Context: one part of a larger RNA
RNA sequence: UGACGGGGACCCGCACAAGCGGUGGAGCAUGUGGUUUAAUUCGAAGCAACGCGAAGAACCUUACCAGGUCUUGACAUACCUUGCGAAGCUAUAGAGAUAUAGUAGAGGUUAACAAGGAUACAGGUGGUGCAUGGUUGCCGUCAGUUCGUGUCGUGAGAUGUUUGGUUAAGUUCAGCAACGAACGCAACCCUUGUCCUUAGUUGCCAGUAUUAAGUUGGGGACUCUAAGGAGACUGCUAGUGUAAGCUAGAGGAAGGUGGGGACGACGUCAAAUCAUCAUGCCCCUUAUGACCUGGGCUACACACGUGCUACAAUGGCUGAUACAAAGAGUCGCUAAACCGCGAGGUCAAGCAAAUCUCAAAAAGUCAGUCUCAGUUCGGAUUGAAGUCUGCAACUCGACUUCAUGAAGUCGGAAUCGCUAGUAAUCGCGAAUCAGCAAUGUCGCGGUGAAUACGUUCUCGGGUCUUGUACA
Numbered sequence: 001u002g003a004c005g006g007g008g009a010c011c012c013g014c015a016c017a018a019g020c021g022g023u024g025g026a027g028c029a030u031g032u033g034g035u036u037u038a039a040u041u042c043g044a045a046g047c048a049a050c051g052c053g054a055a056g057a058a059c060c061u062u063a064c065c066a067g068g069u070c071u072u073g074a075c076a077u078a079c080c081u082u083g084c085g086a087a088g089c090u091a092u093a094g095a096g097a098u099a100u101a102g103u104a105g106a107g108g109u110u111a112a113c114a115a116g117g118a119u120a121c122a123g124g125u126g127g128u129g130c131a132u133g134g135u136u137g138c139c140g141u142c143a144g145u146u147c148g149u150g151u152c153g154u155g156a157g158a159u160g161u162u163u164g165g166u167u168a169a170g171u172u173c174a175g176c177a178a179c180g181a182a183c184g185c186a187a188c189c190c191u192u193g194u195c196c197u198u199a200g201u202u203g204c205c206a207g208u209a210u211u212a213a214g215u216u217g218g219g220g221a222c223u224c225u226a227a228g229g230a231g232a233c234u235g236c237u238a239g240u241g242u243a244a245g246c247u248a249g250a251g252g253a254a255g256g257u258g259g260g261g262a263c264g265a266c267g268u269c270a271a272a273u274c275a276u277c278a279u280g281c282c283c284c285u286u287a288u289g290a291c292c293u294g295g296g297c298u299a300c301a302c303a304c305g306u307g308c309u310a311c312a313a314u315g316g317c318u319g320a321u322a323c324a325a326a327g328a329g330u331c332g333c334u335a336a337a338c339c340g341c342g343a344g345g346u347c348a349a350g351c352a353a354a355u356c357u358c359a360a361a362a363a364g365u366c367a368g369u370c371u372c373a374g375u376u377c378g379g380a381u382u383g384a385a386g387u388c389u390g391c392a393a394c395u396c397g398a399c400u401u402c403a404u405g406a407a408g409u410c411g412g413a414a415u416c417g418c419u420a421g422u423a424a425u426c427g428c429g430a431a432u433c434a435g436c437a438a439u440g441u442c443g444c445g446g447u448g449a450a451u452a453c454g455u456u457c458u459c460g461g462g463u464c465u466u467g468u469a470c471a
């Protein structure tokens, strides 16, 4: 100087407390461990691995296994020889890779194309994240981490950065052997909340005419769209204080960082990743490379994590009816009409979209029914018949209809999230994607709470101080 303490003081955080809803019990989905297996590819491991890499495992993907094949190679460059004849299509053999034959006519014409050959080499999702770059997680959006000059100390170092106030903040003020400065904080950026200006089509409709309908005239007022501005600064008032500031108030759409995001200091964990990529070294080279068919990654006594659906009446079912936002669309979204109980099919407008389509929002509201039951709750499981995608749904897809109708009556010890348009609850969309195991993820809006006395205790963090046989 640090680190540590079941030392002290002060301060903060959904850390506790006060509340609301869960997990832990059930069924299922999903990930992991274990076991099994020819293989169940690999990685991730307390918090910070476990709906994680994977924003899509039937083939492909795919790295694993079995079998069948190739050896300058599936891919790149260079050299030599020959001049021809590639892809595609057809036939035969085969599980296919492939082989043979026919057809075809790309490219090439001392060679930029094709075949053959030899050698340099290619290739490796083989090893090492404890050789590395890059990227990422965590402490933590915590308020810290340092430097120059000066001063003090024999020195390691100290001071500044401590002290007293204040702040979300090393934010700022006062003081002080310090005076300044850098990286962080804040601000500058995006978005949302109010107003103004400009502009009105595909958007809007107050008045006016018109229609089944903003449908059509017409209008730019309003909504909205999207470009530019205004607006908030403790600016004003009062109290308090040396000041910084704090408390109350006015005006205001908004008040003391207005809400949300992006943004992550010096460093810590030899944290994660050699399987995104790049890369040193080591290893394989008729195989640890390459191609193909089939299988596996989907196994199942069990254990754990994360979720979904429930156990019902603040509910289930039936009928009627209202109100969003944000997205996506030509290898696409698909209206209307017709067929089917339905998944869907047929036919066929419009739209590269403020124009057309997906598209029905759901919870809600109104009316009816069920009357506390393993039920008109709950939907697992299983049988049958189908639809769609796709060479192909057996291993192993989703969905529909009929039938079947399991556990489950609110969950032990324990444990998690959340402070406001939040929790809870309700639906909608997108990426990936032929299809889909999505209940996941990332977004969007609708309805919309309760509670916070307080800091004694638990956990984590910051500052000062104290002890130490630790570095």
Base pairs, nucleotide, nucleotide: 001471002470003468004467005466007465008464009463010462011461012460013459015455016454019418020417021416022415023414026309027308028307029306030305031304032303033302034300035299042053043052064295065294066293067292068291069290070289073121077120078119079117080116081115082114083113084107088103089102090101091100092099093098123284124283126282127281128280132278133277134273135272136271137269139267144183145182146181147180148179149178150159151158152157163174164173165172189261190260191259192258194230195229196228197227198226199225200224204219205218208217209216233255236249237248238247239246240245311411315370316369317368318367319366320365321364327358328357329356332351333350337346338345339344377408382403383402384401385400386399387398388397424447425446426445427444428443429442430441
Molecule: small-subunit ribosomal RNA, 3' major domain
Organism: Spiroplasma sp.